[in-house]
Context: one part of a larger RNA
RNA sequence: GAACGAACGCUGGCGGCGUGCCUAACACAUGCAAGUCGGACGGAUUCUGAAAAAGUAGCAAUACUUUUUCAGAAUUAGUGGCGGACGGGUGAGUAACACGUAGGCAACCUACCCUUAAGCGUGGGACAACCCCGAGAAAUCGGGGCUAAUACCGCAUAAGACCACAGACUGAGAUGUCAGUGGUAAAAGGAGCAAUCUGCUUAAGGAUGGGCCUGCGGCCUAUCAGGUAGUUGGUAGGGUAAUGGCCUACCAAGCCAAAGACGGGUAGCCGGGCUGAGAGGUCGGACGGCCACACUGGAACUGAGACACGGUCCAGACUCCUACGGGAGGCAGCAGUGGGGAAUCUUGCGCAAUGGGGGAAACCCUGACGCAGCGACGCCGCGUGGAGGAUGAAGGUCUUCGGGUUGUAAACUCCUUUUCUCAGGAAAGAUGAUGACGGUACCUGAGGAAUAAGCCACGGCUAACUCUGUGCCAGCAGCCGCGGUAAGACAGAGGUGGCAAGCGUUGUUC
Numbered sequence: 001g002a003a004c005g006a007a008c009g010c011u012g013g014c015g016g017c018g019u020g021c022c023u024a025a026c027a028c029a030u031g032c033a034a035g036u037c038g039g040a041c042g043g044a045u046u047c048u049g050a051a052a053a054a055g056u057a058g059c060a061a062u063a064c065u066u067u068u069u070c071a072g073a074a075u076u077a078g079u080g081g082c083g084g085a086c087g088g089g090u091g092a093g094u095a096a097c098a099c100g101u102a103g104g105c106a107a108c109c110u111a112c113c114c115u116u117a118a119g120c121g122u123g124g125g126a127c128a129a130c131c132c133c134g135a136g137a138a139a140u141c142g143g144g145g146c147u148a149a150u151a152c153c154g155c156a157u158a159a160g161a162c163c164a165c166a167g168a169c170u171g172a173g174a175u176g177u178c179a180g181u182g183g184u185a186a187a188a189g190g191a192g193c194a195a196u197c198u199g200c201u202u203a204a205g206g207a208u209g210g211g212c213c214u215g216c217g218g219c220c221u222a223u224c225a226g227g228u229a230g231u232u233g234g235u236a237g238g239g240u241a242a243u244g245g246c247c248u249a250c251c252a253a254g255c256c257a258a259a260g261a262c263g264g265g266u267a268g269c270c271g272g273g274c275u276g277a278g279a280g281g282u283c284g285g286a287c288g289g290c291c292a293c294a295c296u297g298g299a300a301c302u303g304a305g306a307c308a309c310g311g312u313c314c315a316g317a318c319u320c321c322u323a324c325g326g327g328a329g330g331c332a333g334c335a336g337u338g339g340g341g342a343a344u345c346u347u348g349c350g351c352a353a354u355g356g357g358g359g360a361a362a363c364c365c366u367g368a369c370g371c372a373g374c375g376a377c378g379c380c381g382c383g384u385g386g387a388g389g390a391u392g393a394a395g396g397u398c399u400u401c402g403g404g405u406u407g408u409a410a411a412c413u414c415c416u417u418u419u420c421u422c423a424g425g426a427a428a429g430a431u432g433a434u435g436a437c438g439g440u441a442c443c444u445g446a447g448g449a450a451u452a453a454g455c456c457a458c459g460g461c462u463a464a465c466u467c468u469g470u471g472c473c474a475g476c477a478g479c480c481g482c483g484g485u486a487a488g489a490c491a492g493a494g495g496u497g498g499c500a501a502g503c504g505u506u507g508u509u510c
Base pairs, nucleotide, nucleotide: 001510002509003508004507006506007505008504009503010502013382014381015380016379017378018377019375020374021340026338027337028336030335031334032333035082036081037080040079041078043076044075045074046073047072048071049070050069051068052067053066054065055064056063057062089293090292091291099217100216101215102214103213104212105211108210109209113206114205115204116203117202118201119200121155122154123153124152130145131144132143133142134141135140161184162183163182164181165180167178168177169176189198190197191196219265220264221263226256227255228254231253232252233251234250235249236248237247238246268290269289270288271287272283273282274281275280295316296315297314298313299312318329319328320327321326346372348371349370350369354368355366356365357364358363385415386414387413388412395406396405397404398403420447421446422445423444424443425442429437454499455498456497457496458495459480460479461478465494466493467492468491469490475482476481
């Protein structure tokens, strides 16, 4: 000098764009953050319509009421489907194929989406909801009975798939491709008057997303020198979507290491940021990619996908409820609270846009997101007025008492209106319609210099000097050093210099 997720002191007008718990991965009150589909299904409730029956009123037509059946509309607890593995948070752990980069899989998976081919036949038995009974303070649970489906289970069919047998081709190698024989395993309907739309099953390919393997690369420490028994390799088996000591049995005795094994410390990694002429050093906050974690530890279930932040089970610590028998909970989601700390925001508005989930759609959900709020925390822009104005007013201050200086500064005259206040108009963003922002940006008019300057320094380094007070005191100080009676270095004042809505100080990096 530059930089910062900064903090502290004094000061503070406006706007735009960013940015804001770096500490306790400490504990959390409250609300919200993942639902949706009635066009998969049976019910329930309410309303409407039609038909039938009964009753009441009436001479009758008819009206009213109740019940049953059917149809329609709305709502939705349950069964079922898809989604809750995305999106959002955090950086604890991790020195590792975690990350980056370059490759590989003759060792793999992929819901939804796209393309292509073939199929969708026929039966069955349940369980919720509901009803009845019971247990419990509650959470919830037990028994009996009824019932539907795109829920569940058979049978049939099998182009292709899979398995077994035995071939051919490519190739270093067959687990790949092609043809043969035998065997095994599928399916679901819904909407519509219909055409048709949509969904379902199998197979092949694509797309997307992932899994696994390998080379190389990036921290400190030898005051850590030996480490290792599933350890290193083989055979066989198990397991997985898949290779593999991933696991098991048996066999061999290997494997790693001063080019630093093993141990210890520290740490998420990268694109990148800062600095620097560069080489390098330093950092990894915001944004983007990857990883890991979700009170602590462990485990699996479901599923295309998890060993699953707002799922389940077990154990632990903690908090809460309890009728003491037993239960409930997990903000490192968005706000917000306490605590810690030098220090870090609103319990806001909206789904209008973009994106995501569900749905045929209407639409619903979305603290993702879009906006607004708070903070000079940062960067950028603008303003606090402009021109004229000397007898150089007054006041302050210094003085050699003549005057100098503050100083064209003020007053005063003329002008302007960014900003400000008031009034009127008014978007784009989104269009077929729908605007949170927002009566905002912006435009027009009116008013009036009006609402708007501080901070630090002035001995040298280093731009800027005098007076008074103090008297090695009080104090200053980044270094050198100032202060003991004329202190340009302390304190105040006048003046001056620098920067400016900031200025200084502290911390950290180069």